[in-house]
RNA sequence: AUAUUUUUGUUGAGAAUUUGAUCCUAGUUCAGGGUGAACGCUAGCGGUGUGCCUAAGGUAUGCAAGUCGAGCGAUGAUUUGUUUUGAUUCGGAGUUCCGCAAGGAAAUCCGUUGAAGAACUUUUCAUAGCGGCAAACGGCUGAGUAACACGUUGGAACCUACCCCUAACUUGAGGAUAGCCCCGGGAAACUGGGAGUAAUACUCAAUGUGAAGGUAACUUCAAAGCAGCAAUGCGGUUGGGGAUGGGCCUGCGGCCUAUCAGGUAGUUGGUGGGGUAAAUGCCUACCAAGCCUAUGACGGGUAGCUGGUCUGAGAGGAUGAUCAGCCAGAGGGGUACUGAGACACGGGCCUCACUCCUACGGGAGGCAGCAAUCGGGAAUCUUGCGCAAUGGACGAAAGUCUGACGCAGCGACACCGCGUGGAGGAUGACGGCCUUCGGGUUGUAAACUCAUGUUAAGAAGCACCGGCUAACUACGUGCCAGCAGCAGCGGUCAUACGUAGGGUGCAAGCGUUACCCGGAUUUAUUGGGCGUAAAGAGUUCUGUAGGCGGCUUUACAAGUCAGAGGUCAAAUACCCCGGCUCAACCGGGGGAAGGCUUUUGAUACUGUAGGGCUAGAGAUGGUCAGGGGACAGCGGAACGUACGGUGGAGCGGUGAAAUGCGUUGAUAUCGUACGGAACACCAAGGGGGAAGCCAGCUGUCUGGGGCCCAUCUGACGCUGAGAGACGAAAGCGUGGGGAGCGAAACGGAUUAGAUACCCGUGUAGUCCACGCCGUAAACUAUGUCUGCUAGAUGCCCGCAUUAGUGGGUGUCGAAGCUAACGCGUUAAGCAGACCGCCUGGGGAGUACGGUCGCAAGGCUAAAACUCAAAGGAAUUGGCGGGGACCCGCACAAGCGGUGGAGCAUGCUCUUUAAUUGGCUGAUAACCCAAGAACCUUACCAGGGCUUGACAUGUAAGUAGUAAGAAGCUGAAAGGCGGAUGACCGGCUUAAUAACCGGAGCUUACACAGGUGUUGCAUGGCUGUCGUCAGUUCGUACCGUGAGGCGUACCCUUAAGUGGGUUAACGAACGCAACCCCUACUGUUAGUUGUAUCACUCUAGCGGAACUGCCGCCGCAAGGCGGAGGAAGGUGGGGACGACGUCAAGUCGGUAUUGCCCUUACGCUCUGGGCUAGAAGCAUGCUACAAUGGCCGGUACAACGGGCAGCGACAUCGCGAGAUGAAGCUAAUCCCUAAAAACCGGUCCCAGUUCGGAUUGGAGUCUGCAAUUCGACUCCAUGAAGUUGGAAUCGCUAGUAAUCGCAGGUCAGCUAUACUGCGGUGAAUACGUUCUCGGGUCUUGCACACACUGCCCGUCACGCCAGCAAAGCUGGGGCCACCCAAAGUCUCAUCUAAGAUGGGCCCAAGGUGGAAUCAGUGAUGAGGGUGAAGUCGUAACAAGGUAGCCGUAGGGGAAUCUGCGGCUGGAUCACCUCCUUU
Repeated sequence: AUAUUUUUGUUGAGAAUUUGAUCCUAGUUCAGGGUGAACGCUAGCGGUGUGCCUAAGGUAUGCAAGUCGAGCGAUGAUUUGUUUUGAUUCGGAGUUCCGCAAGGAAAUCCGUUGAAGAACUUUUCAUAGCGGCAAACGGCUGAGUAACACGUUGGAACCUACCCCUAACUUGAGGAUAGCCCCGGGAAACUGGGAGUAAUACUCAAUGUGAAGGUAACUUCAAAGCAGCAAUGCGGUUGGGGAUGGGCCUGCGGCCUAUCAGGUAGUUGGUGGGGUAAAUGCCUACCAAGCCUAUGACGGGUAGCUGGUCUGAGAGGAUGAUCAGCCAGAGGGGUACUGAGACACGGGCCUCACUCCUACGGGAGGCAGCAAUCGGGAAUCUUGCGCAAUGGACGAAAGUCUGACGCAGCGACACCGCGUGGAGGAUGACGGCCUUCGGGUUGUAAACUCAUGUUAAGAAGCACCGGCUAACUACGUGCCAGCAGCAGCGGUCAUACGUAGGGUGCAAGCGUUACCCGGAUUUAUUGGGCGUAAAGAGUUCUGUAGGCGGCUUUACAAGUCAGAGGUCAAAUACCCCGGCUCAACCGGGGGAAGGCUUUUGAUACUGUAGGGCUAGAGAUGGUCAGGGGACAGCGGAACGUACGGUGGAGCGGUGAAAUGCGUUGAUAUCGUACGGAACACCAAGGGGGAAGCCAGCUGUCUGGGGCCCAUCUGACGCUGAGAGACGAAAGCGUGGGGAGCGAAACGGAUUAGAUACCCGUGUAGUCCACGCCGUAAACUAUGUCUGCUAGAUGCCCGCAUUAGUGGGUGUCGAAGCUAACGCGUUAAGCAGACCGCCUGGGGAGUACGGUCGCAAGGCUAAAACUCAAAGGAAUUGGCGGGGACCCGCACAAGCGGUGGAGCAUGCUCUUUAAUUGGCUGAUAACCCAAGAACCUUACCAGGGCUUGACAUGUAAGUAGUAAGAAGCUGAAAGGCGGAUGACCGGCUUAAUAACCGGAGCUUACACAGGUGUUGCAUGGCUGUCGUCAGUUCGUACCGUGAGGCGUACCCUUAAGUGGGUUAACGAACGCAACCCCUACUGUUAGUUGUAUCACUCUAGCGGAACUGCCGCCGCAAGGCGGAGGAAGGUGGGGACGACGUCAAGUCGGUAUUGCCCUUACGCUCUGGGCUAGAAGCAUGCUACAAUGGCCGGUACAACGGGCAGCGACAUCGCGAGAUGAAGCUAAUCCCUAAAAACCGGUCCCAGUUCGGAUUGGAGUCUGCAAUUCGACUCCAUGAAGUUGGAAUCGCUAGUAAUCGCAGGUCAGCUAUACUGCGGUGAAUACGUUCUCGGGUCUUGCACACACUGCCCGUCACGCCAGCAAAGCUGGGGCCACCCAAAGUCUCAUCUAAGAUGGGCCCAAGGUGGAAUCAGUGAUGAGGGUGAAGUCGUAACAAGGUAGCCGUAGGGGAAUCUGCGGCUGGAUCACCUCCUUU
């Protein structure tokens, strides 16, 4: 809030996904419920429901509508009786014939039997026909239908068999006809003729209660019997009334489409006539010209409608199976007959299509009844039983019929219910799975026990487990296979694939698919928006329809509100009660909301009508401003051209040039003339206009506006779909004009190219007149109007002129709004009125259609397909061929190098059996490697070993055990071999004899081992930005938030160093300081220093420097200068490296997850390789010489190292070294000579007395070994090289440069390397424009893998959908004409029942035409999409020519250029305005 008297009941959930992160906008997807379902896996039972949604496709077979004999005549059977004919049987009597007789034969009479038939009569059953009623119900289906078809409310001009009530009547007569019989035709279906017959069939007459017609007189109109012994019953006829059912009219309601805008000719109305049960153009003749329509006619598409059903909080949305009401249909189409009722599903006629039969002449049929069948389809059942119940038809009834119905069958199709066991049971069994190897879990689950339960039998599955979303591990796979609803998962540790174990959910079901509602406030009435996200039409100037409308009063009562009545079938839904054991299901009762309608009342508001008012609007008057508009005339500057003068070599142009102009005289300059276009200064975000737009001066005509004072009209108003008008630039047409500028075009440059940017020419055009076009970033990206809501401050125009006030135009700001940015009395605030527009991105403002235009094109305006985003604002970064400030050997100023030569070393590449591997811009490349001949060593070839070279454990074995000599073999390792031959602890003993244990060994098993792989699984360590000054936190504050503030600003510093200020206050990691070395000094101590003392030295502890003092500047911090001082503003060095970046480097230092190898990818040995060599790169050394080389002499260090060592000294050797050998475990001894320097001499500018490569020879040393492949020495040899192109490196003071020394590694050495040490010892810095790197602030961004970013278009290829297209094909309609069946109606003729003929209408058919909707189509143009194709680089930063819009032209392409416009352009300067101090 709603319902209800109350009690009480019902009542709305979100999530994932755009981003580095955020907020918003917006789409996509999911969780819920439902189904006439289908599919997959599975399946115990029952109840109740339900079951061709597709082909209104075709159907074999059976059944689905008959009944009445009490309407009728018959026929057959049956039953009874009477009469009659009388076959046949039996008995008796006599007769005749034959016979001798017995006997036989024949006929007659009397009696008896009585088959079969006939007539009449009677009972029952059955039935073809005539007749009556029913068959118009019931059952099925949803094709058509957008309609009075349906729903609902009303209405008047009607009918209604059977049923009920009521009144009257029911008399007399007649002729036919079917059946049946006879004769025909035909294959059949069926049919013709003849004879004859009945009725509740048919006809006539009578009567007239009444009815119909008529003003009336009057006229016309009926009937049927049957059953019964009877009573009586059932009927029949004519009326009146009722009930039921039906026909007709009507208001309102419920689909899409305007890319359907005009439709209509019986159409709209009238009169006459016809017709119907009945009103009516329902039909017809005539008359009139109406009628419908933007409130959507007409056309097209789709569709049975409703009660209801599903969903939803509701409002709504979707739907119309089963059940119920209505409608429509019965193979397609037409048509009437009968009847109370039909234009008739199981009736007729005709036509068409199809099927069947046929003797080929003709016929038959209609499952959208129930079953069933074929077909279609993802898909939907039995050719069942019964009329027992309910209902129906007929009948007097019994009864008959009833695929309606009641039951059963099939289907988990749906809903509901039940079950698959219960209790106990821990060694927590086995097995499975996992594991940290301890265990955990499956799990009381099982087994087992207990008495048992029910049974036909004991009868559980399916999906899921990354998030949304409840539920996790292992293995397999390795961007594969696959999953996926969305975002997404999978490239070697996958909770996302597959399997398993475990778990979660539901459960005889569970999932999937499809569809509907919900979530979706994502079409928004409830309940959205339009400055920048999609969205305000270019203007709103005129204004139609429509919507809305000032103050006051009266009336009415349409809207509105209230009460009452009617109705909205039942079922359903809700509440209560009840019946099936419960439930589903079913029965009974109750009630409301809401709709339509009738009626009574109310009158505030809206409306309608009338009256009044002046605040809205308009008008009159006065006055004012203005580039408002149109036309005409005039003016000066500039420019160009022409002519003339002066003059004489260049001009012009650019980043630089060139094309171009110029000795035929340019440019420059003076004069004269002509021409066209535009109007400097004034000029200002200043003015005017609806917008576009409007600017020299003057005149004429003219529109609008502001203000002021009074007066007048009296709501005359606002908005405005369509419509009209105007509408920059470009463009188009016709005719002019043409100075400058200037698309196109040409030339010159630039460039890889340059169809561009730059330059030189230059045509359309730009200008005028007239006419089109109708678009722009036509923008304030902000529709028009009205009212209300703080102010501050400029400018323009009025009135007042003191304050002030009205209109306009800017800026800043309050409240408020906004996603934020921002807006803010000129609203994007608060409200109201009206219009326009939006609904994810792309496809696309495109196609088709329509319409406008001369064209270019404009307006209107989709879909298929495709993506999961596209987008707005703001944030943090990063970046910019943006800006400001600052720093750094960054540049500059200097000094010395590299790049050229030779050599050394490293790398690339190549080669190779192998040339092991790693590292690769800065931040790899004398790096790992502080030292590869073997070893190292990881590589290659070959030889060997297999519990292993190394560790631990278990089990078994093992004293001649473990170990192991000689010898053999072999390149070695190894393999044989086996003399000899053990140990420790305990216990114990005479005794290591025995025992136990250990160690060792052997065997077996676990395992070892791996420089194998992954540095993109890791730890740790390291490089780099960078010794750059930054990076953060707590609390508070600001912001919806990401975030911000703090950390900004000013000054200062090497510094986020410090100070001032401040919504911040504090703090942390960094900076600095604390630590080490060094410079001065004091003091203490002192060996191995010193002959001794002192000094020096060594190594401990101290001191000293703090902007402390002075001056100047500054608020301060601090800066500049000075003094003193060994040292001065961090004194100089070092260690020390914030948060982080580069998936930077390292699994080959070590450690380590996963994977891989296990007689090998492990281990070992020999030899080789890492040392190769066309070429390239990097780092160095030595040089090119005279500031030098060489010779001789002579002086001064420091750091360090030394026992498998340093080695003095002596001798030998030219020398490397050798031999001997003292000293030293070191301030003692040794390495150890320092070198440059200095002094003297020589060389004299040359490939040299420079330079030393290379090569030959001879040696030394180390080492097992020097060939591949060591260093050194001596002799000889004596290459290139004469200062190095482009380019590039280091260094700011004890630095660079230069000189040597030591050490580590190390047997030796490739060291010219590296790490240290001292000696000598400079130059330069104006400065921050530029290069590189970094920091802070700011700005732009379409970047965030962060500019090595992003990204556009052509071309080439694959795929996809749509468009156009000569045509071709098809569908449903339309128009005209032709032909015309059945049939109603009508006319004519006749023999009048009817037939024949004519006519109107008319289904189907035919011909032609105009449209429309689909399908298809060679080919064409564009679009979308695809992991790496081609060409350029258009856009994003000032994107390197700012971009974009419209238009026009050009060009491989993105695009370029012209003209006008916009800021959604950076930067700088200036101007204006505002705020603050």

Overview:
Small-subunit ribosomal RNA from a candidate division WWE3 bacterium, 1477 nucleotides, folded computationally. Model confidence (mean pLDDT): 83 of 100. Rfam family: Bacterial small subunit ribosomal RNA. Its family is annotated with ribosome and structural constituent of ribosome in the Gene Ontology.